RNA sequence: UCGUGCUACACGGGGAACCAGCGGUGCCCUGAACCGGAAAUCCGCUAUAUGCCGGGUGGAAUCCCUUAUUUGAGGUCUUCUACUCUACCGUGUCUGACUAGCGUAAGUGACGUUGAUCAUCAGGUCCUUCGCGACGAGCAUCUAUGAAUCCCGCUAGGUCCGGAAGGAAGCAACGGUAAAUAGUUCCGCUUGGGUGCCGAAGGGGCACCUUAUGGGAGUUAACUGCGCUAAUCUCGGCGGUGGACGCGGCUCGAGAAUGAGGUGCACGA
Numbered sequence: 001u002c003g004u005g006c007u008a009c010a011c012g013g014g015g016a017a018c019c020a021g022c023g024g025u026g027c028c029c030u031g032a033a034c035c036g037g038a039a040a041u042c043c044g045c046u047a048u049a050u051g052c053c054g055g056g057u058g059g060a061a062u063c064c065c066u067u068a069u070u071u072g073a074g075g076u077c078u079u080c081u082a083c084u085c086u087a088c089c090g091u092g093u094c095u096g097a098c099u100a101g102c103g104u105a106a107g108u109g110a111c112g113u114u115g116a117u118c119a120u121c122a123g124g125u126c127c128u129u130c131g132c133g134a135c136g137a138g139c140a141u142c143u144a145u146g147a148a149u150c151c152c153g154c155u156a157g158g159u160c161c162g163g164a165a166g167g168a169a170g171c172a173a174c175g176g177u178a179a180a181u182a183g184u185u186c187c188g189c190u191u192g193g194g195u196g197c198c199g200a201a202g203g204g205g206c207a208c209c210u211u212a213u214g215g216g217a218g219u220u221a222a223c224u225g226c227g228c229u230a231a232u233c234u235c236g237g238c239g240g241u242g243g244a245c246g247c248g249g250c251u252c253g254a255g256a257a258u259g260a261g262g263u264g265c266a267c268g269a
Stems, first nucleotide, its partner, number of pairs: 001269006009058003012030004020046005034055004064262008074252002077249002080246001084244008094236001096235002099230006106224003109220003118214003122210004126203006132196002135192005142183004151176003159168003
């Protein structure tokens, strides 16, 4: 120096959290990186803290180990925080939107020369009194039924008085009537009122309506617009407190690149 067979070692790493501390399962980042088993009310270990158990592959070097420099995904902590987004709180002395009221009359609409606003006369709606009517309730009237006896009339038969003539009382039937019951189109009376396109007289007169007369073009405010006032934290604005995105700092840091160094055993040639 070469060949063969072994061994150390390698077959991922990192962050936060948990933990007395160190690793792991779980979460996150990265990634070229064996198989199986258990593991968070957990699994293993003790400052040399090679994770544990059972298998497999590579194997002393571009591949293992150490150190230096450069770069660097990503994570924890933390200061600040413009713009933007988001949650909550406040403000109606913010008056923007919305809502309400008042006014105006620019626009739309409606009415108007088949005559607007206005003025005058008259009448009505209003009040009082007197009437008339409809409706409701009641009474009356009328009709029918209606007292076997304690309603009336008349009284067959019969009864009583009488010598007779005649007289008396009087049941049934008949007629009428009382209390009561049923009905009643119309006619009569009393009474009631959220009664009436009703009538008469008197009164009243702001407003509204109608006609007539005069006059000759506007009236209205329903909608839009405009102005003022009020109410409201629903939306907007403003302010405050947080969060997210973001810049920075400390720290940890996978991966990558460069340079340097280190490291076995056995046999044979």
Molecule: Bacterial large signal recognition particle RNA
Organism: bacterium